[in-house]
RNA sequence: GGUCUAUUAGCUUAGUUGGUUAGAGCAUCAUGCUAAUAACGCGAAGGUCGCAAGUUCGAGACUUGCAUGAGCCA
Numbered sequence: 001g002g003u004c005u006a007u008u009a010g011c012u013u014a015g016u017u018g019g020u021u022a023g024a025g026c027a028u029c030a031u032g033c034u035a036a037u038a039a040c041g042c043g044a045a046g047g048u049c050g051c052a053a054g055u056u057c058g059a060g061a062c063u064u065g066c067a068u069g070a071g072c073c074a
Base pairs, nucleotide, nucleotide: 001073002072003071005069006068007067010026011025012024013023019057028044029043031041032040050066051065052064053063054062
């Protein structure tokens, strides 16, 4: 330099053919239970879906550029 792939919550990730609230587990906080802790139950907070632009009535998804990580080729 070329090619391919990935990027969604603090971490690991789901998200179907573009469609009607962006979810789950762990962790965190609060609460119930207990003499107390853990475990368990119930609940809350936490996301401008890597950044920017485009297509569309509508984008986490499609297109383009950039950034970062991994693989392959030279």
About this RNA: Transfer RNA from Musa acuminata subsp. malaccensis, 74 nucleotides, folded computationally. The coordinates come from a structure-prediction model, not an experiment, and the mean pLDDT is 81. Its Rfam family is "tRNA". It is annotated as a transfer RNA. The source organism's lineage runs through Eukaryota, Streptophyta, Petrosaviidae, Musa and Musa acuminata.